[in-house]
RNA sequence: GCCUGGGUAGCUCAGUUGGUAGAGCGCGUCCCUGAAGAGGAUGAGGCCCCCGGUUCGACCCCGGGCCCAGGCACAA
Numbered sequence: 001g002c003c004u005g006g007g008u009a010g011c012u013c014a015g016u017u018g019g020u021a022g023a024g025c026g027c028g029u030c031c032c033u034g035a036a037g038a039g040g041a042u043g044a045g046g047c048c049c050c051c052g053g054u055u056c057g058a059c060c061c062c063g064g065g066c067c068c069a070g071g072c073a074c075a076a
Stems, first nucleotide, its partner, number of pairs: 001072007010025004019056001027043005049065005
């Protein structure tokens, strides 16, 4: 330098004909208990890496960047 995959909640990850985002774990509150754990109920938390474009409408499509992983090539 080129190619491929990825970037979404604190963490690990879903999210298909483009129509306003979810799960598990974790966290808060309550129930239960002598207390804690386990269990149950309920809730908070993200405008989806950044900037543009297309569109009535973009996590999703297009262009350009940044970062991570893998592969290939070149040089030393």
RNAcentral holds the sequence, with entries from ENA. The RNA shown here (transfer RNA) has 76 nucleotides and comes from Candidatus Kaiserbacteria bacterium RIFCSPHIGHO2_01_FULL_58_22. Rfam family: tRNA. Rfam classes the family as a transfer RNA. The same sequence occurs in records of 3 taxa.